[in-house]
RNA sequence: GCAGAGUAGAGAUAUGUGCGUUAAGUGCCAGCUGGACGGGGAGUUGCCGAUGGACGAAAAGAGAAUUCUUGCGGUACAUAUUUCGCAUCCCGCUGC
Numbered sequence: 001g002c003a004g005a006g007u008a009g010a011g012a013u014a015u016g017u018g019c020g021u022u023a024a025g026u027g028c029c030a031g032c033u034g035g036a037c038g039g040g041g042a043g044u045u046g047c048c049g050a051u052g053g054a055c056g057a058a059a060a061g062a063g064a065a066u067u068c069u070u071g072c073g074g075u076a077c078a079u080a081u082u083u084c085g086c087a088u089c090c091c092g093c094u095g096c
Base pairs, nucleotide, nucleotide: 001096002095003094004093009084010083011082012081013080014079015078016077017076018075019073020072021071028053029052030051032049034048035047039091040090041089042088059070060069061068062067
């Protein structure tokens, strides 16, 4: 000098267990001296979190019943499969 590897995490699908259906969550907007981001350092306009705001929905059946069943929700979590993968910069690592 050239080539390459590795994380956190993200998407999709399936299964399971929940939550909501008296509307939370998801999605959208705002701002935060908030947090995390390959082995080390730095780190965003990206990601996550909490707060506030606007918008807003699919219920049906059974039962004596606070219950059950089938649905519905850009619903949460776990597991499996699969795809992508440090925004970016410097150093390091492996091969030549």
THF (Tetrahydrofolate) riboswitch aptamer from uncultured Sellimonas sp., 96 nucleotides, folded computationally. Its Rfam family is "THF (Tetrahydrofolate) riboswitch aptamer". Gene Ontology term of the family: tetrahydrofolate metabolic process. A reference for the family is Ames et al. (2010), "A eubacterial riboswitch class that senses the coenzyme tetrahydrofolate", Chem Biol. The coordinates come from a structure-prediction model, not an experiment, and the mean pLDDT is 77. Taxonomically the source falls in Sellimonas (Bacteria, Bacillota, Clostridia, Lachnospiraceae).